This is a predicted structure of a 103-nucleotide RNA (TPP riboswitch aptamer (THI element)). Its Rfam family is "TPP riboswitch aptamer (THI element)". Gene Ontology term of the family: thiamine pyrophosphate binding. The sequence was found by an Rfam model in a public genome assembly. The coordinates come from a structure-prediction model, not an experiment, and the mean pLDDT is 76.

Order: sequence, then C1' cells, then structure tokens
RNA sequence: ACAUCUCGACAGGGGCGCCGCGCUGGAUAACUGUCGCGGCUGAGAGGCACCCUUGGAACCUGACCCGGAUAGUGCCGGCGUAGGGAGUCGUGCAGACCCGGCC
Repeated sequence: ACAUCUCGACAGGGGCGCCGCGCUGGAUAACUGUCGCGGCUGAGAGGCACCCUUGGAACCUGACCCGGAUAGUGCCGGCGUAGGGAGUCGUGCAGACCCGGCC
C1' cells in the first nucleotide's frame, strides 16, 4: 500500500552438507584443505544470492538419536501439539465522486 490473499521499505535472523577425480600438505600411508572440476539432494551447498522474522518447522538443540533408502550424506520419514528461535513501519494536506447523519 491492500476488502482479503498478500506486497513493499528499512531492520534483523539462518544454513552451506555428501560423493568422485585432480591439486595441495603429509612419509609414495592414514589423512588434510576458506583449492579446482564434475555428480547428489535442496529455495539455497559462499551467493551483491537464497530462505526466514512471533499467524515464527528458516534455523538450532535433543542427536555420534530411531526407522527406511542410497555410491554417499539430515537423502526421506519419525522424533515434532518437544525445548529454543529473528520485527517495525507503510504518513500528511487539498479536491472530486459515492454513502450516512444533522440543519
């Protein structure tokens, strides 16, 4: 701003994992990394992006949790009416038209 749904402005909150190869360091190992390329899920896997802001399942905790699936992973479901979790604003003046009241 809007009848509503919702939208906008400003402000704030949040996550970034898994796999392969390469490179790097390491002892030709295990393994390592604000690194490169590719693959998976996803809105987003470091993006001038994306998502969420109390009407709050964005996200965190429980959790090295439970069940299922997968090459593997919060990949899917449960847990979950659980415990936490980040907000405010959208004005004023004049006129026209419409409706209502009074004279």